This is a predicted structure of a 75-nucleotide RNA (c-di-GMP-I riboswitch aptamer) from Sulfurovum sp.
The sequence was found by an Rfam model in a public genome assembly.
The prediction has a mean pLDDT of 81.
The organism belongs to Sulfurovum, within Bacteria.
RNA sequence: UAUUUUUUAUGCCAAACUUGUUGCGAAGCAAGGACGGAAAGCCACGGGUCUUACUGAGACAGCCGGGUUGCAAAC
Numbered sequence: 001u002a003u004u005u006u007u008u009a010u011g012c013c014a015a016a017c018u019u020g021u022u023g024c025g026a027a028g029c030a031a032g033g034a035c036g037g038a039a040a041g042c043c044a045c046g047g048g049u050c051u052u053a054c055u056g057a058g059a060c061a062g063c064c065g066g067g068u069u070g071c072a073a074a075c
Base pairs, nucleotide, nucleotide: 004073005072012037013036017032018031019030020029021028022027035062041068042067043066045065046064047063048060049059050058051057052056
């Protein structure tokens, strides 16, 4: 450095739901809360699903693929 893995250690994230808040909405943010996750970190490039003030514009990265970054151990 690459690959593999969660056996070990330090830890990390946070579904549904509730409250507040933003938005026409999908949904986002914050707090609580844990269903789960070896990238459930980030990116809307491709597919897909969803929303709509529908020739357009958006949402979802915890839907799949891809790109990229990171931690521990082993080989």